[in-house]
A computed fold for a 120-nucleotide RNA from a Verrucomicrobiales bacterium, annotated as SAM riboswitch aptamer (S box leader). The source organism's lineage runs through Bacteria, Pseudomonadati, Verrucomicrobiota, Verrucomicrobiia and Verrucomicrobiales. Its Rfam family is "SAM riboswitch aptamer (S box leader)". Rfam links the family to the GO term regulation of gene expression. Its mean pLDDT, the model's own confidence on a scale to 100, is 76. It was read from a public genome assembly, where an Rfam model found it.

RNA sequence: CACUCAUCCAGAGUGGCAGAGGGAACGGCCCGAUGAAGCCACGGCAACCGGUGGAGCCACCAACUCCGCGUCCAGGUGCCAAAUCCGGUCGGAUCCGCAAGGGUCCGGCGAAGAUGAGAA
Numbered sequence: 001c002a003c004u005c006a007u008c009c010a011g012a013g014u015g016g017c018a019g020a021g022g023g024a025a026c027g028g029c030c031c032g033a034u035g036a037a038g039c040c041a042c043g044g045c046a047a048c049c050g051g052u053g054g055a056g057c058c059a060c061c062a063a064c065u066c067c068g069c070g071u072c073c074a075g076g077u078g079c080c081a082a083a084u085c086c087g088g089u090c091g092g093a094u095c096c097g098c099a100a101g102g103g104u105c106c107g108g109c110g111a112a113g114a115u116g117a118g119a120a
Stems, first nucleotide, its partner, number of pairs: 003118006013042005021031003026087003043080003047077003050072003053067004084112001088109009
């Protein structure tokens, strides 16, 4: 770099250094001298890995599935503006409009990305 699986509507700041960018890309739209990115110190959140509870299935155990609003810890990563900030496609409902067309909500299927675990 690439592969497989799962999740991504919630949550989470103070100080110091620093000095203009940042939100993955593209188009929007936002954040930023009331201080961006980055680095450091302490702090926090809780997605996966870790512990554990309940239910289903089963004669029982194990395995598996569910409770994404079970619960515990915060050890390993990760994260601490906005739904992954929004923007694909199909279907349904509804609203605006003479129409063309557009908006909002719900559901399905995707693309790309992020994070974790696994395999390699």